[in-house]
The prediction has a mean pLDDT of 82. This is a predicted structure of a 527-nucleotide part of an RNA (large-subunit ribosomal RNA, domain I) from a Pirellulales bacterium. Rfam family: Bacterial large subunit ribosomal RNA. Its family is annotated with structural constituent of ribosome and ribosome in the Gene Ontology. Lineage of the source: Bacteria > Pseudomonadati > Planctomycetota > Planctomycetia > Pirellulales.
Context: one part of a larger RNA
C1' cells in the first nucleotide's frame, strides 16, 4: 500500500407518512362598483417582528337568533392585565364604524328642464343652476370590429395554418339566432338552436396540398308575438287667406289558401272567457309552504393475556334504517368526533302556491280599390360571405354610380328564358333545449405522495433572489405517546464531549428509516 472484515464518521437515497395540490360529478351562484369595487398604503394588541383580522369607534362596537363554560386569533411558551351564569369567548343574520391611494371625482362625458343670453333684428352659440345616467375590476364562456406568421404543400408565389392567436369594443348569466319575400320538388314541410346521421358524400382544389356542405331522416327542447301605414279623434306649430301642410298623444291595424282601412248589411257581446309580472303584456302587496344562510338530537363493551401504551391475541356479550370516515399511546361497529334516519330559524335571501290586484279578448257576406316599411329592390364596376379559389355562379353582404313596381304588384326555386310551384323584402322583441367555471356546497379517484403533485404542502410564496424595465422565480415537511427538550457534577475559551437523569428506544432538537460515494479507528492476510 493493496484487499476483507468489523465498529463508527459523513452524506440524505428508500421505505412509511399526509397539512397540499390535480381530475371529475351533482348542486349552488354567475358579478363587484361614484351608498366609492378589485387591489395596496398606513396604522390597530400590555408587550418588539411576522401572518391572520380589524380601521382613529381599529384582532373590534350595536341588536335578533344559536350556543355553554371558560375566554383574551396563530407563530409562542410564559408573564401583565382583565373577562364571563346578569351567559362571555365563539357560530349566523341583520346595522354602526370603515384613515390614504386606487374608475378616484370640488372634475369629465351624455341626456333633459329651466334662466340668462353676443356678432346680428328674431333667434343660434355661449354662460349659469338643477335633475338623471356613465365610467372602473372581474376566470372562462359570448357577439362584433380589426387581423399575423412560423407551418403544410416535403422547395414556392394561388392555396393551407385561419378569419386562428394575439389586439380592441362591448353585453349576458348565459350571448348570439329566431317566428320565413324560406326550404324544397312530394300536389311536401312549417320560427331559431343544440346533437346523431345524411358523409368524408355531393362539390370545390397550383383538381396539388387540402378544403368540405346541403336536402332527408332520427333526437333535445318547444312559444309565439308587437310596430310603421290607410281610417278617425284630440292638441300643438307652419303656411297663406278660407283649405292645406307637419309634429305629438290615444283609437284603429299586422298578412300570402293575402291581410286590414272606409261604407252598407246580418249575427253575436262582458254578472262571461282567458292570462300573468322571460316576449305577447303592466304596477304592487300580503299570506303559507320549502330551500339556503346558525344548530340540535342521534343505537350498542367488558374480561383477561403480551406490552411503555391495547384498538392486536384469547374469552364472553350487544347495537344496526348507523360495519361511510377519521381521532385516540399498534389494527376500535358499540371510547370521541361523526355516520343512518329525524328534527329546528327571531332575521336575511331565494323559489312556489293561493288570494288581492292588474291586463287582454268579436264573427260572416256584399261593395270600393285607400294601406302594407324608396335612395329601397335592381342594375354596371369593385370586394367579401357563402363547403363553392371567377367559374355557366345563383343566393347573402358592402362601396362607388345608378335606380324602380305598388296586389292585374312584388322576390325566389345556382346563368338566363317559359311554365309551374313557394314566399311577401326593405321596423322590432321573443323563453327553453347550447357553451363556461373565477366563486361556494358536497362527494368521488386502478391521480400525486416532498426532485412528485400547483411554482407554491414549509414561522415570511409569487416570497428570497435576479434585471433599468416588461418580466423572472426558487430551496425548504416528519424528535417523541407525551417536552419527559437532559436538574446537577466534570473537561473545554466557546463549539463539543464525559457522567447522572428521563425515555419502551444511543427519539437529542444538524432530531423517523438512515442506502451509496467518501473518510477513520481497530484487526487479519498480501507486499
Nucleotide at each position: 500500500g493493496g484487499c476483507g472484515c468489523a465498529u463508527g464518521g459523513g452524506g440524505g437515497a428508500u421505505g412509511u407518512c399526509u397539512u397540499g395540490g390535480c381530475g371529475u360529478u351533482a348542486g349552488g351562484a354567475g358579478g363587484c362598483g361614484u351608498u366609492g369595487a378589485a387591489g395596496g398604503g398606513c396604522g390597530u394588541g400590555g408587550a418588539a417582528g411576522a401572518c391572520u383580522g380589524c380601521g382613529a369607534u381599529a384582532a373590534g362596537c350595536c341588536u335578533a337568533g344559536g350556543g355553554u363554560a371558560g375566554c383574551u386569533g396563530u407563530c409562542a411558551a410564559g408573564c401583565a392585565a382583565g373577562u364571563g351564569a346578569u351567559g362571555a369567548u365563539c357560530c349566523u343574520a341583520g346595522g354602526g364604524u370603515a384613515c390614504c391611494c386606487g374608475a378616484a371625482c370640488a372634475g369629465a362625458c351624455c341626456g333633459g328642464c329651466a334662466a340668462u343670453g353676443a356678432a346680428u333684428c328674431c333667434a343660434u352659440a355661449g354662460u349659469u343652476g338643477c335633475c338623471g345616467g356613465u365610467a372602473g375590476c372581474g376566470a372562462a364562456c359570448g357577439u362584433g370590429g380589426a387581423c399575423a406568421a412560423c407551418u403544410g404543400a416535403a422547395a414556392c408565389a394561388u392555396c393551407u395554418c385561419a378569419g386562428u392567436a394575439a389586439c380592441c369594443a362591448c353585453a349576458g348569466g348565459a350571448a348570439a339566432a329566431g317566428a320565413a319575400a324560406g326550404a324544397a320538388a312530394a300536389a311536401u314541410c312549417g320560427a331559431u338552436u343544440u346533437c346523431c346521421u345524411c358523409a368524408g358524400u355531393a362539390g370545390u382544389g397550383g383538381c396539388g396540398a387540402g378544403c368540405g356542405a346541403a336536402c332527408g331522416g332520427g333526437a333535445a327542447a318547444c312559444a309565439g308575438c308587437c310596430c310603421a301605414a290607410a281610417c278617425c279623434g284630440c292638441g300643438a306649430g307652419g303656411a297663406u287667406u278660407u283649405u292645406c301642410c307637419u309634429c305629438g298623444c290615444g283609437g284603429g291595424g299586422u298578412u300570402g289558401u293575402a291581410g286590414g282601412g272606409c261604407u252598407c248589411u246580418u249575427c253575436a257581446c262582458a254578472u262571461g272567457a282567458g292570462a300573468g309580472u322571460u316576449a305577447c303584456c303592466a304596477a304592487u302587496c300580503a299570506a303559507u309552504u320549502c330551500g339556503u344562510u346558525a344548530g340540535c338530537g342521534g343505537a350498542a363493551c367488558g374480561g383477561u393475556c403480551u406490552g411503555g401504551a391495547a384498538a392486536g391475541g384469547c374469552c364472553g356479550g350487544c347495537c344496526a334504517a348507523a360495519g361511510a370516515g377519521g381521532g385516540u399511546g399498534a389494527c376500535a361497529g358499540c371510547c370521541c368526533c361523526g355516520u343512518a334516519g329525524g328534527c329546528g330559524u327571531a332575521a336575511a335571501c331565494g323559489a312556489a302556491u293561493u288570494g288581492a290586484c292588474u291586463c287582454u279578448c268579436g264573427a260572416a257576406g256584399a261593395g270600393u280599390a285607400c294601406c302594407u316599411g324608396a335612395g329601397u329592390a335592381g342594375g354596371u364596376c369593385c370586394a367579401g360571405u357563402c363547403a363553392c379559389g371567377u367559374g355557366g355562379a345563383a343566393c347573402c353582404u358592402g362601396g362607388a354610380c345608378u335606380g324602380a313596381a305598388u296586389c292585374u304588384g312584388c322576390g325566389g326555386g345556382g346563368a338566363c328564358c317559359a311554365u309551374c310551384c313557394c314566399g311577401c323584402a326593405a321596423g322590432g322583441c321573443u323563453a327553453a333545449a347550447u357553451a363556461c367555471u373565477a366563486c361556494c356546497u358536497a362527494a368521488c379517484g386502478a391521480c400525486c405522495g416532498a426532485u412528485a403533485g400547483u411554482g407554491a404542502a414549509c414561522u415570511c410564496a409569487g416570497u428570497a433572489g435576479g434585471g433599468c424595465g416588461a418580466c423572472u422565480g426558487a430551496a425548504a415537511g416528519a424528535u417523541g405517546g407525551g417536552a419527559a427538550g437532559a436538574a446537577c457534577c466534570c473537561c473545554g475559551g466557546a463549539a463539543g464531549g464525559g457522567g447522572a437523569g428521563g425515555u419502551c428506544a444511543g427519539u437529542g432538537a444538524a432530531c423517523c428509516u438512515g442506502a451509496a460515494a467518501c473518510c477513520a479507528u481497530g484487526u487479519g492476510c498480501c507486499u